[in-house]
RNA sequence: UUAAGAAAAAGGCAAACUCAUCGAAAGAUGAGGACGCAAAACCACGGGUCUAAUGCAGGAUUACUGCGAUGAUAGCCGGGUUGCCGAA
Repeated sequence: UUAAGAAAAAGGCAAACUCAUCGAAAGAUGAGGACGCAAAACCACGGGUCUAAUGCAGGAUUACUGCGAUGAUAGCCGGGUUGCCGAA
C1' cells in the first nucleotide's frame, strides 16, 4: 500500500411508532424513540421501487379514470468520492 470485518475500545448514525412543521402525494425536516448499521457519511450517474401535482388523453365535462418525473428513495442494488478502529 492492497485486501480484509474476528475480538476489543472510543465515539457516531437512527427503522417502526408519536408529536409539530413543510409538501398535491411519495416523502422531508425538527423533537422524542431504537429496529438495525463499519460507511445507515456524501453524490440520483446506471438499474429498481414509490408518488402523480403541472401537463396530456378519455369522460357522464369542477366528479371520475388512464398516461406521465421534472418529484422522492443513498436504510433497494450497482457505481463514484471521503472516512474511525484494528487481528488472522

A computed fold for an 88-nucleotide RNA from Desulfallas sp. Bu1-1, annotated as c-di-GMP-I riboswitch aptamer. The sequence was found by an Rfam model in a public genome assembly. Its mean pLDDT, the model's own confidence on a scale to 100, is 85. Lineage of the source: Bacteria > Bacillota > Clostridia > Eubacteriales > Desulfallas.